[in-house]
A computed fold for a 581-nucleotide part of an RNA from a Bacilli bacterium, annotated as large-subunit ribosomal RNA, domain V. The organism belongs to Bacilli, within Bacteria. It matches the Rfam family "Bacterial large subunit ribosomal RNA". For this family Rfam cites "The comparative RNA web (CRW) site: an online database of comparative sequence and structure information for ribosomal, intron, and other RNAs" (Cannone et al., BMC Bioinformatics, 2002). Model confidence (mean pLDDT): 83 of 100.

Context: one part of a larger RNA
RNA sequence: CCCGCAACUAGACGGAAAGACCCCAUGGAGCUUUACUGUAACUUAAUAUUGAGUGCUUGAGUUUCAUAUGUAGCAUAGGUUGGAGACUUUGAUGUCGGGGCGCUAGCUUCGACGGAGUCGUCAGUGAAAUACAACUUUUGAGACUCAAUCAUUCUAACUUGUUGGUUUACAACCAAAAGGACAGUGUUAGGCGGGCAGUUUGACUGGGGCGGUCGCCUCCCAAAGAAUAACGGAGGCGCCCCAAGGUACCCUCAAUACGGUUGGAAAUCGUAUAUCGAGUGCAAUGGCAUAAGGGUGCUUGACAGCGAGACGUACAUGUCGAGCUGGGACGAAAGUCGGGCAUAAUGAUCUGGUGUCUUUGUGUGGAAGAGACAUCACUUAACGGAUAAAAGCUACCCUGGGGAUAACAGGCUGAUCGCUUCCAAGAGUUCACAUCGACGAGGCGGUUUGGCACCUCGAUGUCGGCUCAUCACAUCCUGGAGGGGAAGUACCUUCCAAGGGUUUGGCCGUUCGCCAAUUAAAGUGGUACGCGAGCUGGGUUCAAAACGUCGUGAGACAGUUUGGUCCCUAUCUGUUGUGGG
Repeated sequence: CCCGCAACUAGACGGAAAGACCCCAUGGAGCUUUACUGUAACUUAAUAUUGAGUGCUUGAGUUUCAUAUGUAGCAUAGGUUGGAGACUUUGAUGUCGGGGCGCUAGCUUCGACGGAGUCGUCAGUGAAAUACAACUUUUGAGACUCAAUCAUUCUAACUUGUUGGUUUACAACCAAAAGGACAGUGUUAGGCGGGCAGUUUGACUGGGGCGGUCGCCUCCCAAAGAAUAACGGAGGCGCCCCAAGGUACCCUCAAUACGGUUGGAAAUCGUAUAUCGAGUGCAAUGGCAUAAGGGUGCUUGACAGCGAGACGUACAUGUCGAGCUGGGACGAAAGUCGGGCAUAAUGAUCUGGUGUCUUUGUGUGGAAGAGACAUCACUUAACGGAUAAAAGCUACCCUGGGGAUAACAGGCUGAUCGCUUCCAAGAGUUCACAUCGACGAGGCGGUUUGGCACCUCGAUGUCGGCUCAUCACAUCCUGGAGGGGAAGUACCUUCCAAGGGUUUGGCCGUUCGCCAAUUAAAGUGGUACGCGAGCUGGGUUCAAAACGUCGUGAGACAGUUUGGUCCCUAUCUGUUGUGGG
């Protein structure tokens, strides 16, 4: 060096299972509820099955009776028509008593007494007699008919897990009894309705959640055309104004100095200086004194029909606009005027409402409906708006995917961390540097907490312990030196040095830590926070259960508590022992 045999498992990001954690999907399922929309059941009412009688009340109709007061006027005149007579021993005027109405003046009715008259036509009133007759209105009473509600009675519908009979028995049937037009059932409408069902429950995001944001305007970032991102830095808007619009004409501000009654730093007044520092309805920017700023007069162009041509732009939106026609405002005119110094003050389509129209009109004429023009209703604010209408839990979970994206480990970085160098104010009685060293500056390391999200989600097993280690040295002990604020013993600090060594217990799952007893010492770190195809499984981190807290609830909690399957026969590399050539 080659080839075996027997072993061990450090590696082959070993095998097994398209990761269960995490995220994503306009994926699924189960569960919850004061999510949305339905719905079984329940309930209330009407109606049918459903009939008879009586009473109260209400309504309608017929009939009888009563009732009706402005002023003037005998006086309580409902209206209209006819009308000169009507009523009366079948009891008039009147008197007494009772009732009703009432505007307190009277009207009307019943009974008794009584025994012959009473009223009208004529004058006053818009209208003439309750003298009489007919029709009719208001209000009220009685009677009858019909209907309804309510109450109550009945029996013949209907009901009976009751009793008896029939039947071998059940069912069915018969009779009785009890109930009874109720109940039950059908239909329609209202209520209630996680009992049940179908669904919804946004996106961005230095993982996701929590928080924040989502459209529009101004500035910076933005790199001197335009455009330009971030959960970059600052602010505004979701209006307002009939003048704060149009036009013609006129004017100049802020501030300062000086002067001046009350009057002061500052009110109003005067003079001077004053190119813009004022003002502009409202944030910022850009403008503006020839004013776009401040006034006065007259007004409504804050017009109708259009629009060459441009800017901008993926589209859809958006922006500017000369000019033409009509009829106007202001101005002597030339002219200016299709809102506001400009840039924010906003919402597509569908649907519906309102007005107008020389549009259409389902055989015809109309109408309904539709259309055109104008206009209204969206914090459709998740603001290019999925529906008119929608929240949650899942550790009981599932599927498809992702290392496009988190938790472990690695990588990059090194803020933080550890070590160290420089400067030296100061402490050290004196003296910066024996020792310590502020304020600061510079390195090294890659053990902490982080940042990033680069391999791995068709799987790289995660804390601690056990076993077995191996390396670094920034050395805990042992060894050798320098300095000392080193008398000695001890000790402080620095340099060299990794050969060897570096304990046993109590508590805790603990690493750590605290405690006890030793020791020469009880080092600091790396090795996938070394080591689970070597062991364990106490912790964390499934399914069960409980407590506290939170939540209406399903459930949840780097809160607690009890319980809870750790697979692999070694092919290769590696290592150990042994044999042959």